[in-house]
Context: one part of a larger RNA
This record gives sequence, structure tokens and C1' cells, in this order.
RNA sequence: UUGGGUUUAAAGGGUGCGUAGGUGGGCUUAUAAGUCAGCGGUGAAAGUUUGUCGCUUAACGAUAAAAUUGCCGUUGAUACUGUUUGUCUUGAGUAUGUUUGAGGUAGGCGGAAUGCGUGGUGUAGCGGUGAAAUGCAUAGAUAUCACGCAGAACUCCGAUUGCGAAGGCAGCUUACCAAGCCAUAACUGACACUGAAGCACGAAAGCGUGGGUAUCAAACAGGAUUAGAUACCCUGGUAGUCCACGCAGUAAACGAUGAUUACUAGUUGUUUGCGAUAGACAGUAAGCGACACAGCGAAAGCGUUAAGUAAUCCACCUGGGGAGUACGCCGGCAACGGUGAAACUC
Repeated sequence: UUGGGUUUAAAGGGUGCGUAGGUGGGCUUAUAAGUCAGCGGUGAAAGUUUGUCGCUUAACGAUAAAAUUGCCGUUGAUACUGUUUGUCUUGAGUAUGUUUGAGGUAGGCGGAAUGCGUGGUGUAGCGGUGAAAUGCAUAGAUAUCACGCAGAACUCCGAUUGCGAAGGCAGCUUACCAAGCCAUAACUGACACUGAAGCACGAAAGCGUGGGUAUCAAACAGGAUUAGAUACCCUGGUAGUCCACGCAGUAAACGAUGAUUACUAGUUGUUUGCGAUAGACAGUAAGCGACACAGCGAAAGCGUUAAGUAAUCCACCUGGGGAGUACGCCGGCAACGGUGAAACUC
């Protein structure tokens, strides 16, 4: 390299949009580029294969034939691919009508809890632990009542639920924006799939500037534990956690399972629509779950939401360590990210 693979053994890009490229529905017209057939030319010699012959044999040599699967030209064939003409509706999209949801952005509002402040009641402890101590408290704490302030998060409902491309999304409400499904079959008429580059989005932590800071809490301090304890436990506590605008671009970014299409027994629960209806059973479409046939798999298991049977396109893998390191380049304010070896060793 060919072949073979990618849930768990090495291996699916974090996700989407999308350029080039690759691939692509039914019928029909033309063409003859690919494709197929005939003929012609060329395809040096040596070498190779086969036959015969010559050195006593062999190696070696001579001679004849074959092969040389290629390239060019020409004459035809037209099923398939390409190009081309016209057309179709089932793929795709549009329209109309219903409908669904923690989908997104911005604003407003709410109660409980927590902490703090002021005042009242009230008196000696509170707090914390395995046990303690640090800590708080007679300058009146803890507890309890009233009023006020602040910031953050939204109990129950809540689910095997729902929505979103992924990350993710949950108090109530208003406005704006986006999306999906279903029904109708009115319109367009292959407009499709995938997608190297590229662009956009992307948890938490982190960074910059300016706010905010109730809780919790890296660092840090103290108290314990211990042989020690730079920890686990306790008392405090700063960044941070929150907001706005930028940056960063990574995660066990997981279903450890790329996207799209078609096909291959069923049973059962549930969400939403349609249809039907007798508060029944059964239907249909799109999801979300649990089993299971065929089949697959090393097994665990997967099984119409495939890891089955096939097709198209992209990404990735090729023993362990060295190493996601070094060097170079690109990006970044930095932290660091992307790309990504070798020597050596087993």
C1' cells in the first nucleotide's frame, strides 16, 4: 500500500451552517466522451514461456512460435454512466389551517429561605464534633416577635415528561424572535445528500474593564486528628460564584455509537397532533422509554431510535512507553489552545 476496522480492545470531528469536490428520483430525445465489438498500425533487441536443434550432459548457445493484457487510428453498437431535449411528481421546498413545548432575547413582578440593620421580650449560655477546641456571648449572644435592607436561587407540581444542532433550558407574566409535528394535496418541479477549507455557536474553570457581593467557597489563617497531616473534620475567610461588554475554545463536550436514505416479526408504556367514538377496543403520523424475532457481535449486549441488510459522503485508527511531549508554524492580553514528530526503550 491493498485488505481490515472505529459502543466497551487503537479509532466518530463538541455542534451546526456551508464553498470546492464526491454522490444523486421516474419517463423521453439527441450525442457517442466513458463503455463494448471488428479491422489496421505500433508495441526494438536481449529477457520470459513453449517446440526443435548444437556443444559428451547441464549451465550456455542457435532457431521458430507465443506472450507483450498497452497506445494510436478507423468502422460500428447504444443497455449503463456522462453531456443534451422535453416532461412527470413520489425526494426536497413553498402555501393554507390547526397545534406543541423548562426553545431563545429583553423588560416587569412574586413569596419562602439566608445574612445584615433597628427596636421589643428574655437570660446564660450558643455553636460545633466521633469527642473536642478555635469562634460568638453579661458592652446582653443563641432563641423569639415586629419593621426595614441586600443579593442569589426558584420548594411543591416534576415524570421512565417536554424543548433545543450541540453546549444547554424550570417561580409568574408581557413583548419580540425562532423551531418542530400534523392535516390539506393548492403551488414550484430534482431545486437533493454529504461536506476538505471557511464561518458561527460552544458547560465549568480562567482572563480584561466596570459594577455587585446574601450564600457558598479555591488560596490563606486558626482549632482538632495524627508518628507527621502542607489532607479528610471544625471555626473563619479572599479571589470566584452574580450582572454588562469583550476574550478564551476546552470537558467522561458520552448514546464513550458521524450525517442522510431505503429495507427487515412483533408486544408494551407514555407525550403531542389527526381521525373515530359508547368515558370501551382498535387506527394513523411524529417523538420519548421498556422488552423481544430474524440477523449481528469476542462477549457484555444491539435489535425499525440497530451495533441487522445495503448505498453515498465526511472524519478518524494501525503495538506499549517516550508524548499529546520537543521543535517549527498559526491563534491568544496571559493562562494556554490548534497542528504534531524523532532518538531511545520494552

Small-subunit ribosomal RNA, central domain from an uncultured bacterium, 346 nucleotides, folded computationally.
It matches the Rfam family "Bacterial small subunit ribosomal RNA".